The RNA shown here (Bacterial RNase P class A) has 330 nucleotides and comes from Solirubrobacter sp. The gene name in the source record is rnpB. It matches the Rfam family "Bacterial RNase P class A". Rfam links the family to the GO terms tRNA processing, ribonuclease P activity and dimeric ribonuclease P complex. The RNAcentral record of the sequence draws on ENA.
RNA sequence: UCUGCGGGCUGGGCAGCCGCGGAGGCUAAGGGCCUCCGAGGAAAGUCCGGACAUCGAAGGGCAAGGUGGUCGGUAACGCCGACCCGGGGAAACCCGCGGGAAAGUGCCACAGAAAUGACACCGCCUAAGGCCGCUCGCAAAGGGCGGCCCGGCAAGGUUGAAAUGGUGCGGUAAGAGCGCACCGGCGUCGCGGUGACGCGGCGGCCAGGCAAACCCCACCUGAUGCAAGACCAAGCAGGACCGUUUGUAGGUGGCCCGCCAAGGUCCAGGUCGGUCGCUUAGAUGGAUGGCUGCUCUCGACAGAAUCCGGCUUACAGGUCCGCUAAGGGA
Repeated sequence: UCUGCGGGCUGGGCAGCCGCGGAGGCUAAGGGCCUCCGAGGAAAGUCCGGACAUCGAAGGGCAAGGUGGUCGGUAACGCCGACCCGGGGAAACCCGCGGGAAAGUGCCACAGAAAUGACACCGCCUAAGGCCGCUCGCAAAGGGCGGCCCGGCAAGGUUGAAAUGGUGCGGUAAGAGCGCACCGGCGUCGCGGUGACGCGGCGGCCAGGCAAACCCCACCUGAUGCAAGACCAAGCAGGACCGUUUGUAGGUGGCCCGCCAAGGUCCAGGUCGGUCGCUUAGAUGGAUGGCUGCUCUCGACAGAAUCCGGCUUACAGGUCCGCUAAGGGA
């Protein structure tokens, strides 16, 4: 210098004018003035976890749902970190819906002999057993050749996404983990590691795939969400007490007269409505905007509604850090 990989930050700037929401202050009036504060990295999707709230329960079990390599972190999580295993890449690094198929059930289209109680279409074999023909032979002894039967095999071919470990040598009538070597898997033992797991020894033990099919195992989960919920509380209706022509209670601004006069007082729940919940933005008729000028690299996605931790999704451009590979220079 260039190639790629990973991570972080930023998301026009300055000034003026007008306007909107909130808080504080001043004026002294029902209206003004001043000062300060006023969206995001995702405020989004509402996917996961929690705080908080009400109801239920306060124990145990079933059902249902969720999570799923291991160890840690955390209030908690399906989040994060490190590591393991598998896959991709030359590497940095990236991806994984990553428990169990050797508990059981089920499924595996088409094709194919066969898709799991394995099986035999083409094919390979005729050693053992039986029969027949020809032949050697004196021979109905025995042998050779051929055919058929009874059989053996799964090497090779064929189908398929997948065919019962792979390659090679031996072996055999032909074959076969039948035997052996190496590789793979499984089991077991030892060692290392907190663990997932790794390494080594031994044993021919060789076992198809699917659990995002049922199922099994371990762990987690009460339901509803701030329109949760709490408080205050007109009117109407309700309850208790007092009272209604003996002008009484009560009203008429405090008292007397006068006048009016059938309702009055209290209680509980609670409608309209209001306050809180609610926030150093904090509305509920829901604010956070507009115009102008200068300037630059000409500006993306996008707008809070109880709060917080995550994840996911959207995003023009700019910028910083670390790492990988290649080339060059000192």